[in-house]
Background
A computed fold for a 72-nucleotide RNA from an uncultured archaeon, annotated as transfer RNA. Its mean pLDDT, the model's own confidence on a scale to 100, is 83. The RNAcentral record of the sequence draws on ENA.
RNA sequence: GCCCCUGUAACUCAGCGGUAGAGUGCCAGUUUCGUAAACUGGAUGUCGAGGGUUCGAUCCCCUCCGGGGGCU
Numbered sequence: 001g002c003c004c005c006u007g008u009a010a011c012u013c014a015g016c017g018g019u020a021g022a023g024u025g026c027c028a029g030u031u032u033c034g035u036a037a038a039c040u041g042g043a044u045g046u047c048g049a050g051g052g053u054u055c056g057a058u059c060c061c062c063u064c065c066g067g068g069g070g071c072u
Stems, first nucleotide, its partner, number of pairs: 001071007010024004018055001026042005048064005
C1' cells in the first nucleotide's frame, strides 16, 4: 500500500428495510434467623462518526475513525 471481517445496554452477543432484544451483571420486592440460590418486577442505548438512498435505515451506498486478520 491492497483485500477481508468487525463496532448494538456495564459485559458477551442476537437483530439483514417497518416499535432496538436476550443472557449475565445492577436495583427493588417475595422467600430465609441471616446470606446465597430461586421466583417476581424494574432501570439502562446519540445502534462508532458524518453524509447519501428511501415514505421509513441498526440493516443498503460513500467517506472517515477504532479493533482483528490476510497478502505484498